Description
A computed fold for a 72-nucleotide RNA from Mycoemilia scoparia, annotated as transfer RNA. Rfam family: tRNA. The family's RNA type in Rfam is transfer RNA. Its family is annotated with triplet codon-amino acid adaptor activity in the Gene Ontology.
RNA sequence: AGCAAUGUAGCGCAGAGGCAGCGCGUGGGGCUCAUAACCCUAAGGUCCCAGGAUCGAAACCUGGCAUUGCUA
Numbered sequence: 001a002g003c004a005a006u007g008u009a010g011c012g013c014a015g016a017g018g019c020a021g022c023g024c025g026u027g028g029g030g031c032u033c034a035u036a037a038c039c040c041u042a043a044g045g046u047c048c049c050a051g052g053a054u055c056g057a058a059a060c061c062u063g064g065c066a067u068u069g070c071u072a
Stems, first nucleotide, its partner, number of pairs: 001071007010024004018055001026042005048064005
């Protein structure tokens, strides 16, 4: 320098244009003599950034940024 992949909750990840989810973790409650396990419940997200197309975007288009990999 060229090419590709990835970027979504504290962490790991889903998410076919129609109100953003799962697991773990965290807070509260239940159960127990108690703890773990188990059960119920809650909080937590400008979906990397900026534009564009669309009635409507996390998703499509364009340009950036970051990380990783490949090639030179």
RNAcentral holds the sequence, with entries from ENA and Rfam. The coordinates come from a structure-prediction model, not an experiment, and the mean pLDDT is 85.